[in-house]
RNA sequence: CUGAAAGCCGCUAGGGUUCCGGUCCAGUUUUCUGGAUGGCUGGUCCGAGAGCGCGCGGCCUCGGCUUCGAGGUUACACGGCGGGACAAAAGCCCGGGAGAU
Numbered sequence: 001c002u003g004a005a006a007g008c009c010g011c012u013a014g015g016g017u018u019c020c021g022g023u024c025c026a027g028u029u030u031u032c033u034g035g036a037u038g039g040c041u042g043g044u045c046c047g048a049g050a051g052c053g054c055g056c057g058g059c060c061u062c063g064g065c066u067u068c069g070a071g072g073u074u075a076c077a078c079g080g081c082g083g084g085a086c087a088a089a090a091g092c093c094c095g096g097g098a099g100a101u
Base pairs, nucleotide, nucleotide: 007056008055009053010052011051014046015045019043020042021040022037023036024035025034026033027032057074058073059072060071061070062069063068076096078099082094083093084092
């Protein structure tokens, strides 16, 4: 310096406010409509490279021999500022980037 499924999926920490719900106000008049509010625990939603998973998949070995089964393995990982998307924000994306060691 280069190489790998060094992938996918689900979930969570976290995140905001389109929609639902909550709260407040107004109208209507009795359950509806409109506005404001995330400085509302929430449902929907977004969501991790450096979080989780007895999930799927990959690779290796063995048995079987198209198909299947068993075991193993899937490591490590400090990190801005700034910018970008969706309604919006973020541990999302730029980005395992710049930089540091």